Background: RNAcentral holds the sequence, with entries from ENA. Predicted 3D model of a 394-nucleotide RNA (Bacterial RNase P class A) from Micrococcus sp. Its mean pLDDT, the model's own confidence on a scale to 100, is 75.
[in-house]
RNA sequence: ACAGGCCGGCGGACGGCCGCAGGGCAUCGCGUGCGAUGCCGUGAGGAACGUCCGGGCACCACAGGGCAGGAUGGUGGGUAACACCCACUCGGGGCGACCCGCAGGACAGUGCCACAGAAAGCAGACCGCCCGCACGGAGGGUGCAUGCACGUUCCGGAGCGGGUGAGGGUGAAAGGGUGGUGUAAGAGACCACCAGCGAUCCGGGUGACCGGACCGGCUCGGUAAACCCCAUCCGGUGCAAGGUCGAACAGGAUGCGCUCGCAGGGCUGCCCGCCCGAGCAUCCGGGUUGGCCGCUCGAGCCCGUCGGCAACGGCGGGCCUAGAUGGAUGGCCGUCACCGUGGCCCGGGUAACCGGCCACGGCACAGAACCCGGCGUACAGCCGGCCUGUCCCC
Numbered sequence: 001a002c003a004g005g006c007c008g009g010c011g012g013a014c015g016g017c018c019g020c021a022g023g024g025c026a027u028c029g030c031g032u033g034c035g036a037u038g039c040c041g042u043g044a045g046g047a048a049c050g051u052c053c054g055g056g057c058a059c060c061a062c063a064g065g066g067c068a069g070g071a072u073g074g075u076g077g078g079u080a081a082c083a084c085c086c087a088c089u090c091g092g093g094g095c096g097a098c099c100c101g102c103a104g105g106a107c108a109g110u111g112c113c114a115c116a117g118a119a120a121g122c123a124g125a126c127c128g129c130c131c132g133c134a135c136g137g138a139g140g141g142u143g144c145a146u147g148c149a150c151g152u153u154c155c156g157g158a159g160c161g162g163g164u165g166a167g168g169g170u171g172a173a174a175g176g177g178u179g180g181u182g183u184a185a186g187a188g189a190c191c192a193c194c195a196g197c198g199a200u201c202c203g204g205g206u207g208a209c210c211g212g213a214c215c216g217g218c219u220c221g222g223u224a225a226a227c228c229c230c231a232u233c234c235g236g237u238g239c240a241a242g243g244u245c246g247a248a249c250a251g252g253a254u255g256c257g258c259u260c261g262c263a264g265g266g267c268u269g270c271c272c273g274c275c276c277g278a279g280c281a282u283c284c285g286g287g288u289u290g291g292c293c294g295c296u297c298g299a300g301c302c303c304g305u306c307g308g309c310a311a312c313g314g315c316g317g318g319c320c321u322a323g324a325u326g327g328a329u330g331g332c333c334g335u336c337a338c339c340g341u342g343g344c345c346c347g348g349g350u351a352a353c354c355g356g357c358c359a360c361g362g363c364a365c366a367g368a369a370c371c372c373g374g375c376g377u378a379c380a381g382c383c384g385g386c387c388u389g390u391c392c393c394c
Stems, first nucleotide, its partner, number of pairs: 001390010012336007020043002023040008045365001049376002052374005057238004069234005074088005089103001090101004104229002109227002111223003126168002128164006135156005141150004176194006195219002197216002200213005242293004251284006264276004300319008338362007346355003
């Protein structure tokens, strides 16, 4: 210099004007806890997103146990908890830094293994190889004088019966590999070494596991993201939870009244009078429209220090940082920064290139709604640190 790996961080800044939501203060108004006006201060994110996990909180349910259902699945640790995080182990990938793993069980049982292939699960003979029988040919032999019959040796392949999983071929996979012994040909049938599996023992580690010794021919596959088995965990519903204040219309109780103008009502501030007149008044009540609370101080954030490889935890100090409910957080302008393209040829350099100036364009993904911890996904443009590989120079 180029190509990469890992970790962490930012995700526009400042100012002016207008507007919106919440809070505080002041003034005014009245229906006395609301409204208006003015001033001050505050007002989205790294993912506020998806709502996929885990908690807090709230209500309902609940003696205990079991079934069903769901989740998780190497080990140790972290945490309020987790399907998250850290460290390690094992397996796989990469020259490497490093990355990926849905990483229990297939001698409890059941199922499945497409296509190809003869055969795919208590395997399987298509070709090949080998043996036997039968048949054919050739040679010599014996018996009877030609010829025939018998038995024998060799050869053959188009028949029949069997052996063989070594070789060919198919496949993701054909029941360990190499060499030898053996055999009719072969085969862990047997032997040596190697690989794997299992038993016992020794050493290391908290553990998963690792290293070693020795023995057993044990080498009858894969699939559990197929049912299933094993171990551990899990009650349900979600802030539209839930609480509270409470109109109106039903309903209930009590009192008065219901042929005589009598309870009550209207004309009125009161009496008389006139009119209407069978219901009226008070209380209870369920908790609807609606208001308020829940509601934002919390497993909080920042700094330092100590413990720990780390995740994280302890201690000390400091800080307060949105709470809307048809749902505020917006709009316009200016300056600067950043990125891209083009130009000027100004500065440096042999050059690639770097820097400067000017113009134009761009500036992402996305937006709280009870609150946290995670995961996943989206994202213009950038920054910092550590590490790896290759090449070059000193």